Notes
This is a predicted structure of a 505-nucleotide part of an RNA (small-subunit ribosomal RNA, 5' domain) from an uncultured bacterium. Its mean pLDDT, the model's own confidence on a scale to 100, is 85. RNAcentral holds the full RNA, with entries from ENA and Greengenes. It matches the Rfam family "Bacterial small subunit ribosomal RNA".
Context: one part of a larger RNA
RNA sequence: GGACGAACGCUGGCGGCGUGCUUAACACAUGCAAGUCGAACGGGGUUAGAGAGCUUGCUCUUUAACUUAGUGGCGAACGGGUGAGUAACGCGUGAGGAACCUGCCUUUCAGUGGGGGACAACAGUUGGAAACGACUGCUAAUACCGCAUAAUGCUAUCGAGUGGCAUCACUUGAUAGCCAAAGAUUUAUUGCUGAAAGAUGGCCUCGCGUCUGAUUAGCUAGUUGGUGGGGUAGCGGCCCACCAAGGCGACGAUCAGUAGCCGGACUGAGAGGUUGACCGGCCACAUUGGGACUGAGAUACGGCCCAGACUCCUACGGGAGGCAGCAGUGGGGAAUAUUGGGCAAUGGGCGAAAGCCUGACCCAGCAACGCCGCGUGAAGGAAGAAGGCCUUCGGGUUGUAAACUUCUUUUACCAGGGACGAAGAAAAUGACGGUACCUGGAGAAAAAGCAACGGCUAACUACGUGCCAGCAGCCGCGGUAAUACGUAGGUUGCAAGCGUUGUCC
Numbered sequence: 001g002g003a004c005g006a007a008c009g010c011u012g013g014c015g016g017c018g019u020g021c022u023u024a025a026c027a028c029a030u031g032c033a034a035g036u037c038g039a040a041c042g043g044g045g046u047u048a049g050a051g052a053g054c055u056u057g058c059u060c061u062u063u064a065a066c067u068u069a070g071u072g073g074c075g076a077a078c079g080g081g082u083g084a085g086u087a088a089c090g091c092g093u094g095a096g097g098a099a100c101c102u103g104c105c106u107u108u109c110a111g112u113g114g115g116g117g118a119c120a121a122c123a124g125u126u127g128g129a130a131a132c133g134a135c136u137g138c139u140a141a142u143a144c145c146g147c148a149u150a151a152u153g154c155u156a157u158c159g160a161g162u163g164g165c166a167u168c169a170c171u172u173g174a175u176a177g178c179c180a181a182a183g184a185u186u187u188a189u190u191g192c193u194g195a196a197a198g199a200u201g202g203c204c205u206c207g208c209g210u211c212u213g214a215u216u217a218g219c220u221a222g223u224u225g226g227u228g229g230g231g232u233a234g235c236g237g238c239c240c241a242c243c244a245a246g247g248c249g250a251c252g253a254u255c256a257g258u259a260g261c262c263g264g265a266c267u268g269a270g271a272g273g274u275u276g277a278c279c280g281g282c283c284a285c286a287u288u289g290g291g292a293c294u295g296a297g298a299u300a301c302g303g304c305c306c307a308g309a310c311u312c313c314u315a316c317g318g319g320a321g322g323c324a325g326c327a328g329u330g331g332g333g334a335a336u337a338u339u340g341g342g343c344a345a346u347g348g349g350c351g352a353a354a355g356c357c358u359g360a361c362c363c364a365g366c367a368a369c370g371c372c373g374c375g376u377g378a379a380g381g382a383a384g385a386a387g388g389c390c391u392u393c394g395g396g397u398u399g400u401a402a403a404c405u406u407c408u409u410u411u412a413c414c415a416g417g418g419a420c421g422a423a424g425a426a427a428a429u430g431a432c433g434g435u436a437c438c439u440g441g442a443g444a445a446a447a448a449g450c451a452a453c454g455g456c457u458a459a460c461u462a463c464g465u466g467c468c469a470g471c472a473g474c475c476g477c478g479g480u481a482a483u484a485c486g487u488a489g490g491u492u493g494c495a496a497g498c499g500u501u502g503u504c505c
Stems, first nucleotide, its partner, number of pairs: 001505004006501005013374006019367002021332001026330003030327003035074003040071002043068012081285003090210008100202002105198008113147001115145002122137006153178011183190002211257003218248003223245008260282004264275004287308005310321004338364001340363003346360001347358004377407004387398004411446001413441005421432001449494005454475003460489005470477002
């Protein structure tokens, strides 16, 4: 000198764009943050119409619209948060998978036949303070289960050919066995099942790179390898039985400390050093520890089970909860915001659609926290006014500065108009927002501070003080004329900021 997610002191006019718990991965009141589909299904409710019974205003049947607790489907594994753990194939980069999976989407081929038994809802009985159940009976389906049909699918056996990188891979023939489905509607469609391919997403393996300490030198028994099996989507001590005695290490194993990694960011001429806030990619975590279930996908933040700590309810028998989602509260701290508006746009979930949901997102609010832009007036004006300060008392300086004259009106203020963002035919649809912007109006009007002035380092005098009070980044000032302390005048620097502190280069 530059930089900052900064803080503190003094000061503070406006706008645009960004950024905002770095500390306690501390505890959390309250609200919201994941639903949707009636074009899968039976039932209930409301309204309207028609018909019947008639007790004359309720009973039944039926049609239509709307709605919904439950069964069922898809989603809830995305999106959002945090960085505790992790020195690791975690991340980065480059390869490999002849060892793998992939819902929704795209393409192609083939099929969608015929049956069955339940369980919710509901009704009844019943337990419990509650949370929540138990028993009996009835019922539908795109829920569940057999059967049929099957191949280019899977398994086993027997062949043939081609290729490669060991194990092998691919193509093809024969035989035997096995496996599927679901309908809906407004009749335009859309679903469902099997197979093959693609795309997307994931999983695994390897080469290289990835902080400090030797005042950590030895570490290791599923340890290292093999055979056989189990398990997995799949390879593998991943797990198990048996066998062998290996494996790692001074090219730093093991242990200890610290730490999420990267694209990047800051600085620097560069090499390098430091760093990983915001934005993007990957990983890990979701009160602490463990476990699996469901599913294409989780070992699942707003799912389940167990244990621990904590909080709450209780009729003491038992239950409920998890903000490192968005706001917000307490606490900690030098320190970090609103319990706001909207789904209008972009994107996501569901749905045939209308649409519903969306604290993702888009906006607004707060904060000079940062960057950028603008303003606080312009021109003229010497009796060099008054006042202040200094003075050798002559004067000097503040200083064209002010007054005064002539102008301008950015921004702020008032009034009128008023968007783009909205979607390639029309109509409708805007939170922001009566915002930006445009036009008109009044009036210099409403808008300057902070630090420094001994040298480094741009900028000096007077008074007060008297090694006191104090200053100070270093050198050092202050003990009676202090350009170094305090005040005043003046000056210098930067400016809606200025200075200090902290950290990095």